The RNA shown here (transfer RNA) has 76 nucleotides and comes from Pedosphaera parvula Ellin514.
Its Rfam family is "tRNA". Rfam classes the family as a transfer RNA.
The sequence is in RNAcentral, with records from ENA.
The source organism's lineage runs through Bacteria, Pseudomonadati, Verrucomicrobiota, Pedosphaerae and Pedosphaera parvula.
[in-house]
RNA sequence: GGGGUCGUAGCUCAGUUGGUAGAGCGUCUCGUUCGCAAUGAGAAGGUCGCAGGUUCGAUCCCUGUCGACUCCACCA
Numbered sequence: 001g002g003g004g005u006c007g008u009a010g011c012u013c014a015g016u017u018g019g020u021a022g023a024g025c026g027u028c029u030c031g032u033u034c035g036c037a038a039u040g041a042g043a044a045g046g047u048c049g050c051a052g053g054u055u056c057g058a059u060c061c062c063u064g065u066c067g068a069c070u071c072c073a074c075c076a
Base pairs, nucleotide, nucleotide: 001072002071003070004069005068006067007066010025011024012023013022019056027043028042029041030040031039032038049065050064051063052062053061
């Protein structure tokens, strides 16, 4: 330098013939308990890596770019 895969909640990950984002764990509140654990109910938490484009509408399509992993090539 070139190719491939990936980037979504605090963590681990789903979700795309384009229609407005979810699960488990964790956190907080309430109930049960003398208290804890456990358990039940509820809540908060996301500019979907970043920027631009197409579209009525983009996590999804297109372009550029950043980062992680990996393969190939080159160099003294």